[in-house]
Context: one part of a larger RNA
Formats: sequence, C1' cells, structure tokens
RNA sequence: GGAUGAAUGCUGGCGGCAUGCUUAACACAUGCAAGUCAGACGGGAAGUGGUGUUUCCAGUGGCGUACGGGUGAGUAAUGCAUAAGAACCUACCCUUGGGAGGGGAACAACAACUGGAAAUGGUUGCUAAUACCCCAUAGGCUGAGGAGCAAAAGGAGGAAUCCACCCGAGGAGGGGCUUGUGUCUGAUUAGCUAGUUGGUGAGGCAAUAGCUUACCAAGGCGAUGAUUAGUAGCUAGUCUGAGAGGAUGAUCAGCCACAUUGGGAUUGAGACACGGCCCAAACUCUUAUGGGAGGAUGCAGCGGGGAAUUUUUCACAACGGGUGAAAGCUUGAUGGAGCAAUGCCGCAUGGAGGUAGAAGGCCCACGGGUUGUGAACUUCUUUUCUCAGAGAAGAAGCAAUGACGAUAUCUAAGGAAUAAACAUCGGCUAACUAUAUGCCAGCAGCCAUGGUAAGAUAGAAGAUGCAAGCGUUAUCU
Repeated sequence: GGAUGAAUGCUGGCGGCAUGCUUAACACAUGCAAGUCAGACGGGAAGUGGUGUUUCCAGUGGCGUACGGGUGAGUAAUGCAUAAGAACCUACCCUUGGGAGGGGAACAACAACUGGAAAUGGUUGCUAAUACCCCAUAGGCUGAGGAGCAAAAGGAGGAAUCCACCCGAGGAGGGGCUUGUGUCUGAUUAGCUAGUUGGUGAGGCAAUAGCUUACCAAGGCGAUGAUUAGUAGCUAGUCUGAGAGGAUGAUCAGCCACAUUGGGAUUGAGACACGGCCCAAACUCUUAUGGGAGGAUGCAGCGGGGAAUUUUUCACAACGGGUGAAAGCUUGAUGGAGCAAUGCCGCAUGGAGGUAGAAGGCCCACGGGUUGUGAACUUCUUUUCUCAGAGAAGAAGCAAUGACGAUAUCUAAGGAAUAAACAUCGGCUAACUAUAUGCCAGCAGCCAUGGUAAGAUAGAAGAUGCAAGCGUUAUCU
C1' cells in the first nucleotide's frame, strides 16, 4: 500500500446493489414456519318450506412430511477433493409389453356404559372403502432337477374418454458401497493391535465385506511417522502477491455432520427422522402428588454473553415445492418493504461575473502581506428538495390476477433554496507562523520532543490530505 461479516471517536444530504450474532451448539414468553385430497370411504353439521344443488367438519384411507429452511458442536478420515470401479437399491417422472377373474373377515368414526384432576383411556355393540385377507391366473423369481413361490381397486362422466391400480423390461435423475492419490501441528507421543490380520462353514444386508458368529492359522500397521495428544467441518472459492507462495473458508454454490445430552428401533422407495415415536439423564412448566407437558442450531422476537450484528413487518402477484382431475389450498422457501454510512458504486452541497483588493481576523520590518473572487453584490440554472398532476414493465395464459406501489419514471410550479466534515502540518510524510506553557502540563507509530525565543505540547490564524466520510484499534498479506 491492499483487504475485512469488523468495532470505536467525531461528523453525516440522496440513490442503486449487496451484507448484517465471527461471542454462549447458552436458556427461551408469544405468534407463525407442512399440508392437501369430499372425484377413495362410511358418517355428522349448517343451509333450504321440501327435493335437488351447495358449504364445512372429527374419523378411516392416499400422497407428502427423508424436500425446502438452520447451524458447524463433533469429525484428521465411516469426511472432503479428484480419478476410477463392481457386488446394488430407487416413490414420483418418461418409453414400452402384458394384466385387473372370484370370494371373505374386520377395525375406527358412531352409540351405550365406565376409569382419570388432566394428558388420555377401557368394555360391549353397529358399519364403509382405492384399508386388510384368501383362492385363481403369470414371458417374473428360486432351484442341478422333480418342483416351489408371488398381483391387482376403483373414481368421474350420458358417452367417448380421462385419472388411478398390478406384474415385467429399458431410461432419466437420486442414493448406498469399494479402491488409488492428495488433505494441519507435536517424537519433551515409538511401539500399536485379539474380531485384531487372513481362511473355511453358517448367519445377515438392497449389495460387497470380520458386517456378525463357530472353528483354524498367526498374522496386520509402523521413522515414507503407526499409536497417542492438540487443533479443525471439507471444497469451488476469497484476500494478498509480478509470480512462487502466504493467509482464509462470512454471504453464494457442491458435499458431510448435527437437531437439549446419550442410546434405540418403527413406518416407509428413502430416516435410524430439526417442528415423529420409545427409554435414560439434566433443565423448565404443571398437578387433585397418583401423574402429565416441553426442546427456535426454522422466521421474527426476549434475556444473557459480548467491542459488536436488524422488524414480534407485507404477500403468495412472480419463481419454486407439496397436494388435487381441476378450481384451488398451503408454503417465515421465496419475492418485497423496514432498520444500520457495514461495504462497493454513482450524484449533490451550485454556475458565471465580481477590487473599494471592503469590514473583521492573523502576521508584520508598520511600508504592507494574507485570509481572498472567498464573501457582499449582479445574473443564470434546478441535479437534488417541497408541492401538484400523469404513471409503468415485472402477467406467463383469451380474459381476470401486482405484495412491492400514492413505487420507478415523466411533466408543471417554487426558490440557491435542504446539504461538509475529519485528520494532519519536526523527519519518515504533502503542509508554518505568532501566542501561552517552562523536563511542568503534555505528545508519541519509530527517531525523538518539552528545563524561558518549542515549526514536535495547548488553543489560534493559515496550509496540506481526503471527502459523506475521516481518523484510531484489531487481524491477514
């Protein structure tokens, strides 16, 4: 000099685009953040004079809740980056070949009775389905062979047909697994390892495998640093540097890990599951003391910690996700607005003329010099500002549909009107004088300065630098 998710002192006009708990993975009041389908199903309610139509709802059932969003505690390799590989799975989606025959038994809801303070149950009875079961069928699976095993569901419509369902094959996208290489520091850590290393049999998994187990063998790793200890999410990137390198991993994107702490499985195509379940622990709340409820490392917000980091906002209009035949519904993802000079970029704080070189200030050799065309004054303009009028694009998809938004933008009127600070001036380092002080008060990045003539302290006048910022502190280079 450059840089920062910065902080702090003084100051502060506007706009665009970004960014905003780096600390306590500390504890959390309140609201919201995952629903949807009545065109799967039986029921209930509202409404109507009645039928029909319509609307809403608890429950059974389907799909989703494994995505999206957050954080970086753990992890030095079950991770990441890169390059390969073989023994695998894949809901929804696309292409394609077949199929959907016959029967049955329940359980919620509901009703009755009943336990409990509550959370939430128990018994008896009734009932539907795209929920469940059996039989049949099968270009599939298993098996050396004889042979054995496995499926389905309907809904809407007047109909055509559409949407669902089952079994195969292929694809796309997604995921699991294995291997090579690379991936911080310490030897004041030198030996480590018994499921340990390999084999056989068995089990297990979607799949390979000591993944697990019985037996057998005694192996395996290590100064090319094993083991142990410390630290740390990794990367594309970012900052700096001519480069080689050094530092770093906020935002954005890919991967991983985690969801109060520690375990565990269930469901499912997919989880060992942030807003699911069970157990244990700590903490908080509640209780009729028998027992229950909770988890913001989602968005806002509160306390605390800290030098330090925002609103308990608007909208689903766009884009994307879920669901639905669709209309739609939902979405703190997202799109916007609010706050903060936190950063980058742009604009303004006026332009031209104007010497009696005015007054005042400061200096002076008392002649004058400087502030200084600076001001006043004359004239011009209106970016901004105030006020008034017009007014979008973003909407895809015939029409309708805009949170932002009385926005951006344009036009008229008004009036220089609303707008400059900060640091420095001994050398490094651009910029100097007088006064006060007198090794005092102080200054200071280093050298140094101040003891009566201080260009170094303090205020002043002037100057220099930079500018809506300027200094300081911290860190990297």

Predicted 3D model of a 477-nucleotide part of an RNA (small-subunit ribosomal RNA, 5' domain) from Trichopus zeylanicus subsp. travancoricus. RNAcentral holds the full RNA, with entries from SILVA. Its Rfam family is "Bacterial small subunit ribosomal RNA". The prediction has a mean pLDDT of 86. Lineage of the source: Eukaryota > Viridiplantae > Tracheophyta > Petrosaviidae > Trichopus zeylanicus.